A computed fold for a 404-nucleotide RNA from a Planctomycetota bacterium, annotated as Bacterial RNase P class A. It matches the Rfam family "Bacterial RNase P class A". The family's RNA type in Rfam is ribozyme.
RNA sequence: GGAGCGGCUCGGACGGCCGCGGCACCCUUCGCGGAGGCCGAGGAAAGUCCGGGCACCAUCGGGCAGGACGGUGGUCAACGGCCACCGGGCGCGAGCCCAGGGAAAGUGCCACAGAGAACAGACCGCGAACCCCCGGAGCGCGCGAGCGCGAAGGGGACGCAAGGGUGAAACGGUGGGGUAAGAGCCCACCGCCCCCGUGGUGACACGGGGGGCACGGCAAACCCCGUCCGGUGAAAGUCCACAUAGGCAGGGAGCCGGGGAGCGAUCCCCGGCGCGAGGCGGCCCGUCUCGUCACGACCUGCGGGUAGGGCGUUCGAGGCGGCCGGCGACGGCCGUCCCAGAGAAAUGGUCGUCGGGGCCCGCAAGGGCCCGCACAGGACCCGGCUUACGCAGCCGCUCCAGCA
Numbered sequence: 001g002g003a004g005c006g007g008c009u010c011g012g013a014c015g016g017c018c019g020c021g022g023c024a025c026c027c028u029u030c031g032c033g034g035a036g037g038c039c040g041a042g043g044a045a046a047g048u049c050c051g052g053g054c055a056c057c058a059u060c061g062g063g064c065a066g067g068a069c070g071g072u073g074g075u076c077a078a079c080g081g082c083c084a085c086c087g088g089g090c091g092c093g094a095g096c097c098c099a100g101g102g103a104a105a106g107u108g109c110c111a112c113a114g115a116g117a118a119c120a121g122a123c124c125g126c127g128a129a130c131c132c133c134c135g136g137a138g139c140g141c142g143c144g145a146g147c148g149c150g151a152a153g154g155g156g157a158c159g160c161a162a163g164g165g166u167g168a169a170a171c172g173g174u175g176g177g178g179u180a181a182g183a184g185c186c187c188a189c190c191g192c193c194c195c196c197g198u199g200g201u202g203a204c205a206c207g208g209g210g211g212g213c214a215c216g217g218c219a220a221a222c223c224c225c226g227u228c229c230g231g232u233g234a235a236a237g238u239c240c241a242c243a244u245a246g247g248c249a250g251g252g253a254g255c256c257g258g259g260g261a262g263c264g265a266u267c268c269c270c271g272g273c274g275c276g277a278g279g280c281g282g283c284c285c286g287u288c289u290c291g292u293c294a295c296g297a298c299c300u301g302c303g304g305g306u307a308g309g310g311c312g313u314u315c316g317a318g319g320c321g322g323c324c325g326g327c328g329a330c331g332g333c334c335g336u337c338c339c340a341g342a343g344a345a346a347u348g349g350u351c352g353u354c355g356g357g358g359c360c361c362g363c364a365a366g367g368g369c370c371c372g373c374a375c376a377g378g379a380c381c382c383g384g385c386u387u388a389c390g391c392a393g394c395c396g397c398u399c400c401a402g403c404a
Stems, first nucleotide, its partner, number of pairs: 001400009010390001012354007020040004026034002042375001046386002049384005054233004061285004066229005071085005086100001087098004101224002106222002108218003123164002125160003131156004138149004172190006191213001192211008237311004247302005254273008274292005318337008355373001356371006
């Protein structure tokens, strides 16, 4: 100097004028009104994807169904986040990526191509052994016609799975031996499986022994295993005020026993079983409450009314700084600060200086013009993740080249 990797910070600054929301306070003729003070969006306030706080649902007792997660150890209120490590893949490297449990429990799928895609297969190819056919160099016998043996070569059957070819994947790999050709057929090494030992909290690593090797891939396919999860969501919910006065229609479940009051008709209470209704998130069981011959609980539809105010609500797993512990996520202690609150919803406009960006002129110094200037805005709160986005700066590290 070039090319990269990881992380952090920032998200324009200052001022004038005119406005907006909230809070407390002062003056006041207590009717508006007036002066000043303090505070007033973000790193993502966003998507609402995870996790929690909080609130209610009588609420967790069991089961089914459903959902999420999935190496190990930590961290945290919790998590699917984060940290460290392990294993695998990629990169020369700094580093990056991984839904990273189970495929010898079962089911299913494996397109196209290809001969063959799961307990497979023979298209090209290989085959001087064996069997059959063709073939006949040549040899032998015979006086002869002829007979016999029969190499090369070709074909079939058969053997093989090394090489080629297809594919994302072809039933271990490399080398040697072996063979007609071949093949874990045999051997060495690597891989794989089983057993043992050592180290580590553990995932796992290393070492030794045994076995020729059996067991393809897919679980972001069903499924199995393990862990966790009840639902709703601030329009949660609670209090006050106001309104309705129980309106109309339909549905809608009973028996037994005991006790009491009364002259009695009758009424009231208790218990059992049954039935009905309601209370959870889908269901079942269990459980609880209410009603049970009733102008009734409750359910469905219609109709009528209210839709104002307070709380919840912002001081919090809080921000900043320092020290200590830890590799780290994080934890502990000390000091310091108070930092929007809300309701269909305030945080804006303009001007100036500086900063930034773009264009033009100029060799340069410099000058002129333009742009208010990225993504975007709270709505109960917090921890994450993801996504969107601007320019600039800083820190650590890697590789390459050159010079000393």
Of the family's consensus pairs, 93% are formed in the model. The RNAcentral record of the sequence draws on ENA.